[in-house]
Context: one part of a larger RNA
RNA sequence: AGCGCAGGGUGAAUGCCUUGGCAAUUGGAGCCGAUGAAGGACGCGACGAACAGCGAUAUGCUUCGGGGAGCCGUAAGUAGGCAGCGAUCCGGAGAUUUCCGAAUGGGGAAACCCACCAGUUUGAAGAACUGGUAUCCAGCUUGUCUGGAAGGAAUACGCAGGGAACUGAAACAUCUUAGUACCUGUAGGAAAAGAAAGCAACAGCGAUUCCCUUAGUAGCGGCGAGCGAACGGGGACCAGCCCAGUUUCAACAUUGGAGUUACAAAAUCUCAUGAUAGUCGAAGUGUGUGGAAAAGCACACCGUAGAGGGUGACAGUCCCGUAGACGAAAUUGUGGGAUCUCCGUUGAACGAAGAGUACGACGAGGCACGUGAAAUCUUGUCGGAACAUGCGAGGACCAUCUCGUAAGGCUAAAUACUCCCAAUUGACCGAUAGUGAACCAGUACUGUGAAGGAAAGGUGAAAAGAACCGCGGGAGCGGAGUGAAAAGAUCCUGAAACCCUGUGCUU
Numbered sequence: 001a002g003c004g005c006a007g008g009g010u011g012a013a014u015g016c017c018u019u020g021g022c023a024a025u026u027g028g029a030g031c032c033g034a035u036g037a038a039g040g041a042c043g044c045g046a047c048g049a050a051c052a053g054c055g056a057u058a059u060g061c062u063u064c065g066g067g068g069a070g071c072c073g074u075a076a077g078u079a080g081g082c083a084g085c086g087a088u089c090c091g092g093a094g095a096u097u098u099c100c101g102a103a104u105g106g107g108g109a110a111a112c113c114c115a116c117c118a119g120u121u122u123g124a125a126g127a128a129c130u131g132g133u134a135u136c137c138a139g140c141u142u143g144u145c146u147g148g149a150a151g152g153a154a155u156a157c158g159c160a161g162g163g164a165a166c167u168g169a170a171a172c173a174u175c176u177u178a179g180u181a182c183c184u185g186u187a188g189g190a191a192a193a194g195a196a197a198g199c200a201a202c203a204g205c206g207a208u209u210c211c212c213u214u215a216g217u218a219g220c221g222g223c224g225a226g227c228g229a230a231c232g233g234g235g236a237c238c239a240g241c242c243c244a245g246u247u248u249c250a251a252c253a254u255u256g257g258a259g260u261u262a263c264a265a266a267a268u269c270u271c272a273u274g275a276u277a278g279u280c281g282a283a284g285u286g287u288g289u290g291g292a293a294a295a296g297c298a299c300a301c302c303g304u305a306g307a308g309g310g311u312g313a314c315a316g317u318c319c320c321g322u323a324g325a326c327g328a329a330a331u332u333g334u335g336g337g338a339u340c341u342c343c344g345u346u347g348a349a350c351g352a353a354g355a356g357u358a359c360g361a362c363g364a365g366g367c368a369c370g371u372g373a374a375a376u377c378u379u380g381u382c383g384g385a386a387c388a389u390g391c392g393a394g395g396a397c398c399a400u401c402u403c404g405u406a407a408g409g410c411u412a413a414a415u416a417c418u419c420c421c422a423a424u425u426g427a428c429c430g431a432u433a434g435u436g437a438a439c440c441a442g443u444a445c446u447g448u449g450a451a452g453g454a455a456a457g458g459u460g461a462a463a464a465g466a467a468c469c470g471c472g473g474g475a476g477c478g479g480a481g482u483g484a485a486a487a488g489a490u491c492c493u494g495a496a497a498c499c500c501u502g503u504g505c506u507u
Stems, first nucleotide, its partner, number of pairs: 001506009015492001016458002020429002022426007029418002031152002039100003042055003046078002050074002052059001061094006070082003105114003115133006135149005140143001157188001158186005168175001172222001198205002209236005219227002240410003243354001247349006256343004267339010278326003284299004300317002302306001308320003359383007369395001390405005445452002465491001468479004
């Protein structure tokens, strides 16, 4: 030095665990903001920093309910307090709520600087304190008026205005990607659409939306790549109305109808049932082992409860719960009713029935449809009707026939989504996984900045967290003690690489 064996160190894999995630289901909720939001800065505790809570009334104030023995957050400790005259805690409603921030008196390098007006205080001034002083829009009663807007978010869903390229076509230009990504505007809890100038075909249907099918069909297409309906059928859900209008007649005069989130529009009461705290809630003992019994054995019990979690190993009967039953002073959702509010109601006749519009030409866009035989829809330019005996459509166009009634408006539900709340579920993950983040994470750190962006879980049932003694400057070590076990805080298990010691063999 090599090989082997044994024992250590280092190291963190593996196993087990789960506080955290992921994906869904059902129900709720779907907005907040000049009464100052979202988000922050700075403060507030007897005691340093941080998180959480709160705002100069600052770890909290008032009140109404719940609850019933301890409490003064994480978080130990010391000090000092509170609490059956009901604290802490939970819920409803209020009060307070510095400064910045749309930020709004003016300014500004956010959390700062500087004003003016009125009032309070004062003998007066000043200082201090309180309130006010931005802009735009609308309305009328024109005022020192009243009302509204702004900004944020859920990076979701809607509608609208703009609108790519990589890519595919095995190149590429029409085409495709795709009206996608992205930008902008704007709204709602949904939005949009919507009561036929519609489909259809000699039979008929009867607003819109969504799903299944028709169907990868008919078609479109450098007829390439690709794109791709409708009619019809089956379902979900169903709801219809108003304006462009005057007159007359008949009947009914208090019926009738409707209603607060469709049409035109305010409010109160009551009942029921929910939400926001909660309450009651059955039934097991003994025994040996063990550190510990819930496991074993023995004999019982409850069950509208044998879901789940915890407890020193695996508990229906120990604890929290579970099935079931009950509960609200206050605020509030939904539904019914009453008061209430609004409209006179029905039928008939007459009438009315949307013009620079329909349509045409040219140029475009959109329709599954790329100009095509290209209808239908929208319209930039030009031209330009008819008037219900009218007009439009039925895929060029014409006739017959059929269907409908444009150029005004409103409209719930079925549909889309999930920042959020509650409950539940998983042939989802289990710390290099699962969110980037199980842990004080969008942190530390990097970057001028936009932005990028980690690592990091586990003693034990319980701190019982090792008194005391010895050595040492200390770290630590040796005893002692705790514990079932040192598991000893660099703490469960503790693989390998790597390092070392002892020893056998070989050289």
A computed fold for a 507-nucleotide part of an RNA from an uncultured Mycoplasmatota bacterium, annotated as large-subunit ribosomal RNA, domain I. The prediction has a mean pLDDT of 82. Rfam family: Bacterial large subunit ribosomal RNA. Rfam links the family to the GO terms structural constituent of ribosome and ribosome. The sequence was found in a public genome assembly.